[in-house]
Molecule: FMN riboswitch aptamer (RFN element)
Organism: Pararobbsia silviterrae
RNA sequence: GUGCGUCUUCAGGGCGGGGUGAAAUUCCCCACCGGCGGUAUGCCAGGCAAUCUGGCGAGCCCGCGAGCGCUUGCGUCGCGCACGGCACAUCGAGAGCCGCUCACGCGAUGCAAGGUCAGCAGAUCUGGUGCGAAGCCAGAGCCGACGGUUAGAGUCCGGAUGAGAGAAGAUGCGC
Numbered sequence: 001g002u003g004c005g006u007c008u009u010c011a012g013g014g015c016g017g018g019g020u021g022a023a024a025u026u027c028c029c030c031a032c033c034g035g036c037g038g039u040a041u042g043c044c045a046g047g048c049a050a051u052c053u054g055g056c057g058a059g060c061c062c063g064c065g066a067g068c069g070c071u072u073g074c075g076u077c078g079c080g081c082a083c084g085g086c087a088c089a090u091c092g093a094g095a096g097c098c099g100c101u102c103a104c105g106c107g108a109u110g111c112a113a114g115g116u117c118a119g120c121a122g123a124u125c126u127g128g129u130g131c132g133a134a135g136c137c138a139g140a141g142c143c144g145a146c147g148g149u150u151a152g153a154g155u156c157c158g159g160a161u162g163a164g165a166g167a168a169g170a171u172g173c174g175c
Base pairs, nucleotide, nucleotide: 001175002174003173004172005171006170007169008168009167010166016030017029018028019027031155032154033144034143035064036063037062038061042056043055044054045053046052059142060141067120068119069117070114071113072112073111074110075109076108077107078106079105080104083099084098085097086096088094124140125139126138127137128136146158147157148156
């Protein structure tokens, strides 16, 4: 230095002003914000210099993460044409009442796991420079989980003192 393992720590920002209204940080006008890895024609530093070294550099280029959904398992609750009991009626079909111990089915909810299943699921163009732009410069655009709310939320509250892409460090073993 590199591969694998273990542990520790860290790992998300943003409604300020005005309008309407009974009510809006949710609507309207102006504003504000941008997780992680990769990519690199930019910037900074070093160097005589290089196609050299180090640092930084994309919300909308590629991929990843959290949330919801989906599938599976378990728990809890409810319901049932299911189950147990009782009574009635009949040739037969039928159908009432009570209950919820077990099995079954359906629904709700909580927890856990799975996973790419990709479903929700996301958004960029124009001009310039240049050998070359998805990234640089200029301009104009666009995007943002779920639940809650006196009124609809990227910015408020909640799950969340959670989870996590990953980052840094310590340590063991191998090369």